This is a predicted structure of a 74-nucleotide RNA (transfer RNA) from an Oscillospiraceae bacterium. The source organism's lineage runs through Bacteria, Bacillota, Clostridia, Eubacteriales and Oscillospiraceae. It was read from a public genome assembly. Model confidence (mean pLDDT): 81 of 100.

RNA sequence: GGAGGCUUAGCUCAGCCGGUUAGAGCGCAUGCUUCACACGCAUGAGGUCGCGCGUUCGAGUCGCGCAGUCUCCA
Numbered sequence: 001g002g003a004g005g006c007u008u009a010g011c012u013c014a015g016c017c018g019g020u021u022a023g024a025g026c027g028c029a030u031g032c033u034u035c036a037c038a039c040g041c042a043u044g045a046g047g048u049c050g051c052g053c054g055u056u057c058g059a060g061u062c063g064c065g066c067a068g069u070c071u072c073c074a
Stems, first nucleotide, its partner, number of pairs: 001073007010026004019057001028044005050066005
């Protein structure tokens, strides 16, 4: 220099072909339980879906640019 994958909650990830409210597990907070802790149970908080632009009635999802990260080729 060229090609490709990935980027969604604090962490690991799902979300397929564009559609109504963006989710799971773990973690965290509160409550119950316990003498106390852990386990267990219940409830809850937490997201500008990497950034920007575009397409569209409508974008996490499609297109372009940029950034980060990983792999391959030279």